Description: c-di-GMP-I riboswitch aptamer from a soil metagenome, 98 nucleotides, folded computationally. It matches the Rfam family "c-di-GMP-I riboswitch aptamer". About the family: GEMM was predicted in a large-scale screen for bacterial structured RNA regulatory elements. Its mean pLDDT, the model's own confidence on a scale to 100, is 86.

[in-house]
């Protein structure tokens, strides 16, 4: 792919669960999807910001006038975390007329 058939997947939302978060997973549920199957270690975009690095404030410790460090709060930045249902590329595949 045909206003066909057989089948498939499952957004939001709810419950459970993992996670710092984004988000994932399981159950329910269907907005949609002809690859809404796989690939994020092919590329672009988007989301989050734990760790790290830095700023500010406070407490404390060392040093003793130059400072250094630890902890806490707050904040900036960062992907090595996500997103294939954001797009391109790659790989694979079910059904069936004219």
């Nucleotide at each position: 792919g045909a206003c066909a058939a057989a089948g498939g997947c499952a957004a939001a939302c709810c419950c459970g669960c993992c996670g710092a978060a984004a988000g994932a997973c399981g159950g329910g549920g269907a907005c949609g999807c002809a690859a809404a199957g796989c690939u994020c270690u092919g590329g672009a975009g988007g989301c989050u910001a734990a760790c790290g690095c830095g700023g500010u404030c406070g407490a404390c410790c060392u040093a003793c006038u130059c400072a250094g460090g630890u902890c806490g709060a707050u904040u900036g930045u960062c992907a090595a975390g996500c997103u294939a249902g954001u797009c391109c590329g790659g790989c694979u595949a079910c059904c069936g007329a004219a």
The model forms 95% of the base pairs in the Rfam consensus.